[in-house]
Bacterial large signal recognition particle RNA from a Chloroflexota bacterium, 263 nucleotides, folded computationally. NCBI's taxonomy places the organism under Bacteria, Bacillati, Chloroflexota. Its Rfam family is "Bacterial large signal recognition particle RNA". Rfam classes the family as a non-coding RNA gene. From the family's description: The signal recognition particle (SRP) is a universally conserved ribonucleoprotein involved in the co-translational targeting of proteins to membranes. The coordinates come from a structure-prediction model, not an experiment, and the mean pLDDT is 76.
C1' cells in the first nucleotide's frame, strides 16, 4: 500500500405523553429508511434499559466523537384578539325627576304666589218632582136566577077592590172594558231641585287680605336616583404573533476507527 476473509457496528432519527425510569405500539415531526411475530383496560426491559427469529452491508459517501445551522416540540414571560364566569356602577350609554342652568313659549296689575274664608265634589235622613205599578173617582157593558116596574094570562073576593108574578122596559151586584184629569199607596240603574246633619282637605270654584310672580315643555359632560357590563377590574377557556429557556430531525463540517492470512 494491494487483496482475500472476518469482527464491532449499521441497516433511520428526534419530540411531548405514558413510566419509579428506559425502550417499543399509538399522537406529531423529519423525510424514504431489510423482513416477520408482540404490545395502550399496554409490550418487553433495568443504567450494557425493547424482547425473540431471520437477511443484508461491513471499517467508511454508510460507523463513533465534536461543532455549525435548524423543521418540529415542551416550559415560562408580558402582550393583543374572540369567548365565559364574576365583581362593581369610576367612564359611556339608556331612562325617571318637587335638582341646576340656558335659551323659548304660555299666563298674570282686567291682580301671580301665598295666607284665609264659603260652596260643589263624597256620606246619611227628610221633602219635592219625574217615571213605573196599584186602588180609588168618572164612565161603558154585565142577570131564567138580585132590585122596580110589572101589559097580558093567573089566584083570592059576590063585588068594590087585593096578592104573587112571566116577557117586556128600567137599574144593579161580581166581573170586564175605557179615561189617565184628580186623591192615596208601593218601589227606583230617576233629577241642572229643596232642607237638615257629616265628612274631607284631594281636585274644582266664589269672595276677602296680598301685590309679581307662577306654569310648561325642549336642550344641556349641573345634580340625584334606577337601570346596562360596551370600556375598566379579578378568574376560566381557546386563537395569533413575540421574547427567553430547553430537547433537537435533516443538512453541512473537522476528526477517529480492529483482527487474521497472502502478495
Nucleotide at each position: 500500500u494491494c487483496g482475500u476473509g472476518c469482527u464491532a457496528g449499521a441497516c433511520g432519527g428526534g419530540g411531548a405523553a405514558c413510566u419509579g425510569g428506559c425502550g417499543g405500539c399509538g399522537c406529531c415531526u423529519u423525510g424514504u429508511a431489510c423482513c416477520c411475530g408482540c404490545a395502550a383496560u399496554c409490550c418487553g426491559c433495568c443504567a450494557u434499559a425493547g424482547c425473540g427469529g431471520g437477511g443484508u452491508c461491513g471499517a467508511a459517501u454508510u460507523c463513533c466523537u465534536c461543532c455549525c445551522c435548524g423543521a418540529g416540540g415542551g416550559c415560562c414571560g408580558a402582550g393583543c384578539c374572540a369567548u365565559u364566569c364574576g365583581a362593581u356602577a369610576c367612564u359611556g350609554c339608556c331612562g325617571u325627576g318637587u335638582u341646576c342652568g340656558a335659551g323659548c313659549g304660555g299666563u298674570g296689575u282686567u291682580g301671580a304666589a301665598g295666607a284665609u274664608u264659603g260652596g260643589g265634589u263624597c256620606c246619611u235622613g227628610c221633602g219635592c218632582g219625574g217615571c213605573a205599578g196599584g186602588a180609588g173617582c168618572c164612565u161603558c157593558c154585565g142577570a131564567a136566577u138580585c132590585c122596580g116596574u110589572c101589559a097580558g094570562g093567573u089566584c083570592c073576593g059576590g063585588g068594590a077592590g087585593g096578592a104573587a108574578g112571566c116577557a117586556g122596559c128600567g137599574g144593579u151586584a161580581a166581573g170586564g172594558g175605557g179615561u189617565c184629569a184628580c186623591u192615596c199607596c208601593u218601589g227606583g240603574g230617576c233629577g241642572u231641585c229643596g232642607c237638615a246633619g257629616g265628612g274631607g282637605c284631594g281636585c274644582c270654584u266664589g269672595g276677602u287680605c296680598g301685590g309679581a310672580g307662577c306654569c310648561g315643555g325642549u336642550c344641556g359632560c349641573u345634580c340625584c336616583c334606577g337601570g346596562u357590563a360596551a370600556g375598566c377590574c379579578g378568574g376560566g377557556u381557546g386563537g395569533c404573533g413575540c421574547g427567553g429557556u430547553u430537547c433537537g430531525a435533516c443538512g453541512g463540517g473537522a476528526g477517529g476507527u480492529g483482527c487474521a492470512c497472502g502478495a